[in-house]
């Protein structure tokens, strides 16, 4: 130097679930919590998932139904980007 991640240091993140706040909503933030995780660090480029304000269609005394992402997830997957150990 450094693949592979079954070892070591020294630390990192943070699921469900509980507050609060933000947002229509999916979900996000902060706080508590630890169910995992070698990128659970970054990037919504590709694919999948989720919502469905607004639109636009369908029904309609205005109730509701369908389609749509310009909203969302990086702790689904690919991919792109930087990085800590590192036995043998």
């Nucleotide at each position: 130097c450094g693949a592979a991640g079954u070892u070591c240091a020294g630390g990192g993140c943070a699921a469900a679930c509980c507050u609060g706040c933000c947002a229509a909503a999916a979900g996000g933030c902060a706080g508590g919590g630890a169910c995992g995780c070698a990128a659970a660090g970054c990037c919504g480029a590709g694919g999948g998932u989720c919502u469905a304000a607004g639109g636009c269609g369908u029904a309609u005394g205005u109730c509701a139904c369908g389609c749509u992402a310009u909203g969302a997830c990086a702790g689904c997957c690919u991919g792109g980007u930087u990085g800590c150990c590192g036995a043998u």
Predicted 3D model of an 88-nucleotide RNA (c-di-GMP-I riboswitch aptamer) from Desulfosporosinus sp.
NCBI's taxonomy places the organism under Bacteria, Bacillati, Bacillota, Desulfitobacteriaceae, Desulfosporosinus.
Of the family's consensus pairs, 95% are formed in the model.
Rfam family: c-di-GMP-I riboswitch aptamer. Rfam describes the family as follows. GEMM was predicted in a large-scale screen for bacterial structured RNA regulatory elements.